This is a predicted structure of a 72-nucleotide RNA (transfer RNA) from Candidatus Staskawiczbacteria bacterium RIFOXYB1_FULL_38_37. Its Rfam family is "tRNA". The family's RNA type in Rfam is transfer RNA. From the family's description: Transfer RNA (tRNA) molecules are approximately 80 nucleotides in length. It was read from a public genome assembly.
[in-house]
RNA sequence: GCCGAUGUAGCUCAACAGCAGAGCAAUACUUUUGUAAAGUAUAGGUUGUCGGUGCAAAUCCGACCAUCGGCU
Numbered sequence: 001g002c003c004g005a006u007g008u009a010g011c012u013c014a015a016c017a018g019c020a021g022a023g024c025a026a027u028a029c030u031u032u033u034g035u036a037a038a039g040u041a042u043a044g045g046u047u048g049u050c051g052g053u054g055c056a057a058a059u060c061c062g063a064c065c066a067u068c069g070g071c072u
Base pairs, nucleotide, nucleotide: 001071002070003069004068005067006066007065010024011023012022013021018055026042027041028040029039030038048064049063050062051061052060
């Protein structure tokens, strides 16, 4: 230099273009003499960045950034 893959909550990951979710973690409460376990509830997201298409974009298109892999 060329090609490809991935990027979503603190972590691991979902989500046919049509309300952004799950598990774990966190916080509060219930339970207990207390802790753990268990149960209930709450909070936590510019879906890597910038543009485009479209009534509507995490999703489709382009450029860029980061990480990983391959080729040279």